[in-house]
This record gives sequence, C1' cells and structure tokens, in this order.
RNA sequence: GCCUUAGUGGCGCAAUGGCAACGCAACCGCCUUGUAAGCGGUAGGUUAUCGGUUCAAGUCCGUUCUGAGGCU
Repeated sequence: GCCUUAGUGGCGCAAUGGCAACGCAACCGCCUUGUAAGCGGUAGGUUAUCGGUUCAAGUCCGUUCUGAGGCU
C1' cells in the first nucleotide's frame, strides 16, 4: 500500500429499509433481624465520524477514524 471484517446504553449482545430488543451492572421498592439470592419497577442510546440514496437508514452507498485478520 491492498483486501476482508467489526464499531449499537457502563459492559455483553440482538434488530428482513418501517417505534432500537434482551441480559448483566446501576437506582428505587418488596422480601429478610441484616446481607446475599429471589421478585417487581425506573432510568440510561445524537446506533464511531461526515456526506449520499430513499417517503423512511442501525441496516444500502461513499469518506474518515479506530480495532481484528489476511496479502505484499
């Protein structure tokens, strides 16, 4: 230098172009003499960046950045 692949709440991980789901963690409550476990609930996301296509983009296209792998 080129190719492939990934980037989504604090962490892990889903999402046929049509309201971004779930688990763990956090917080509140129930339970307990108390803690843990268990149960119920709440909050937390400009979907890495910038642009494009589209009525509509996490998803498709391009750029840039970062990580992983490969070729030279």
About this RNA: This is a predicted structure of a 72-nucleotide RNA (transfer RNA) from a Lachnospiraceae bacterium. Its Rfam family is "tRNA". It is annotated as a transfer RNA. The sequence is in RNAcentral, with records from ENA. Lineage of the source: Bacteria > Bacillota > Clostridia > Lachnospirales > Lachnospiraceae.